[in-house]
RNA sequence: GUUCGGGUAGCUCAAUUGGGAGAGCAAAACACUGAAAAUGUUUGGGUUAUUGGUUCAAAUCCAAUCUUGAGCA
Numbered sequence: 001g002u003u004c005g006g007g008u009a010g011c012u013c014a015a016u017u018g019g020g021a022g023a024g025c026a027a028a029a030c031a032c033u034g035a036a037a038a039u040g041u042u043u044g045g046g047u048u049a050u051u052g053g054u055u056c057a058a059a060u061c062c063a064a065u066c067u068u069g070a071g072c073a
Base pairs, nucleotide, nucleotide: 001072002071003070004069005068006067007066010025011024012023013022019056027043028042029041030040031039049065050064051063052062053061
């Protein structure tokens, strides 16, 4: 230089052909306990990498850019 894949919560990852953004772990509160751990319930936490476009509607489709990994040269 070129080809392909990835970027979503603090971390690891879903989101089944474009229509309600979610789970586990972590954090906080409460219950339980003599006290803790474990367990249970609840809560908070998101500019879906950035910008633009298509669409009634975009995490999802298109273009450019950034970043990361792999292959080729």
About this RNA: A computed fold for a 73-nucleotide RNA from Halisarca harmelini, annotated as transfer RNA. Its mean pLDDT, the model's own confidence on a scale to 100, is 82. The source organism's lineage runs through Eukaryota, Opisthokonta, Metazoa, Verongimorpha and Halisarca. It matches the Rfam family "tRNA". The family's RNA type in Rfam is transfer RNA. From the family's description: Transfer RNA (tRNA) molecules are approximately 80 nucleotides in length.